[in-house]
RNA sequence: GCCUCAGUAGCUCAAUCGGCAGAGCGGCAGUUUCGUAAACUGCAGGUUGAGAGUUCGAUUCUCUCCUGAGGCU
Numbered sequence: 001g002c003c004u005c006a007g008u009a010g011c012u013c014a015a016u017c018g019g020c021a022g023a024g025c026g027g028c029a030g031u032u033u034c035g036u037a038a039a040c041u042g043c044a045g046g047u048u049g050a051g052a053g054u055u056c057g058a059u060u061c062u063c064u065c066c067u068g069a070g071g072c073u
Base pairs, nucleotide, nucleotide: 001072002071003070004069005068006067007066010025011024012023013022019056027043028042029041030040031039049065050064051063052062053061
């Protein structure tokens, strides 16, 4: 220098022929208990890496860039 893959909640990851952004763990509150843990219930938490384009509508398609991993020379 070139090619491929990945980037979504604090962490690990879903979400596919474009159509309501979710789960588990973690956090907070409540129930329970003499108290704690466990269990159960509820709640909060997101600029879907950044910027543009296409579209009525983009996590998803196209382009550029950034970060990481792997490969080729």
Molecule: transfer RNA
Organism: Candidatus Aenigmatarchaeota archaeon